Predicted 3D model of a 71-nucleotide RNA (transfer RNA) from a Patescibacteria group bacterium. Its mean pLDDT, the model's own confidence on a scale to 100, is 81. Rfam family: tRNA. The family's RNA type in Rfam is transfer RNA.
RNA sequence: UCGGGGGUCGUCUAAUGGUAGGACAUCAGGUUCUGGUCCUGAGAAUUGGGGUUCGAGUCCCUACCCCCGAG
Numbered sequence: 001u002c003g004g005g006g007g008u009c010g011u012c013u014a015a016u017g018g019u020a021g022g023a024c025a026u027c028a029g030g031u032u033c034u035g036g037u038c039c040u041g042a043g044a045a046u047u048g049g050g051g052u053u054c055g056a057g058u059c060c061c062u063a064c065c066c067c068c069g070a071g
Stems, first nucleotide, its partner, number of pairs: 001070007010024004018054001026042005047063005
């Protein structure tokens, strides 16, 4: 430089173009003599920019970053 794949809560992982969900973790409460386990609740995310669309995490363009391959 070229080709292919990928980027979603702190981490992992879902989501036919139509309310962005789950698990673990964190915090608060309950339970307990204390801790753990268990139960209930809360906060927390779509890599940036542009386009298509009534509506984009999803489709298109572009930039950045990661992985694989080729030279």

The source organism's lineage runs through Bacteria and Bacteria candidate phyla.